[in-house]
């Protein structure tokens, strides 16, 4: 240097191909309620604006172009 995949919530994903209810699932976390205390259960709840810029568009996590991390083949 070329080409490929991955980036989405503490952590692991799904959604993108086929734009449209201004993103959602485990686990984790928080309060509470049962318990004499733990674990456990059950219940309500906080958390991301989709790696980053710019574009298309009425509208973008999704298309488009450039970049930035990491991986993988190739030279």
């Nucleotide at each position: 240097c070329u080409g490929g995949g991955u980036g989405u919530a503490g952590c692991g994903c799904a959604g993108c191909c086929u734009g449209g209810c201004u993103a959602g699932c485990g686990c984790a976390c928080u309060u509470g309620c049962a318990u004499g205390g733990g674990g456990u259960g059950c219940a309500a709840g906080g958390g991301g604006u989709c790696g980053g810029u710019g574009g298309u568009u009425c509208a973008a996590a999704u298309c488009c172009a450039c970049u930035c991390a990491c991986c993988c083949a190739g030279a």